[in-house]
RNA sequence: CCCUUAUCGAGAGAGGGGGAGGGACUGGCCCAAUGAACCCUCGGCAACCGGCCCGCGUUCCGUGCGCUGCGGGCACGGUGCCAAUUCCAGAAAAGGCGCGCGCGGCGGCGGCGCCUUUGAAGAUAAGGA
Repeated sequence: CCCUUAUCGAGAGAGGGGGAGGGACUGGCCCAAUGAACCCUCGGCAACCGGCCCGCGUUCCGUGCGCUGCGGGCACGGUGCCAAUUCCAGAAAAGGCGCGCGCGGCGGCGGCGCCUUUGAAGAUAAGGA
């Protein structure tokens, strides 16, 4: 760097250094000298992976153990995260609603706007080539 799967409306910041950018990209809209990115320290959030604990289920019967499945818990280890819904919208598709719009002439087709879902893009985790 690429592929697959899952999740993304919840949650959680102080100090020191640093010195003008940051929110992926585009368009908006924001954050930032009352100090951006980035680095360090401390703190916190979160059950994705590992680990540990508890409950339930799994047999002809009883008991015990292991594995496995389901549910719950613990930040111990590996990551991640701590402005705003992934800040909002974004190729494309489907559905719904609306229109003092166009074609057509009663069978509709299209355009535009709004909403929803999928999806695209991105982020993180786990696995893979």
Molecule: SAM riboswitch aptamer (S box leader)
Organism: Calditerricola satsumensis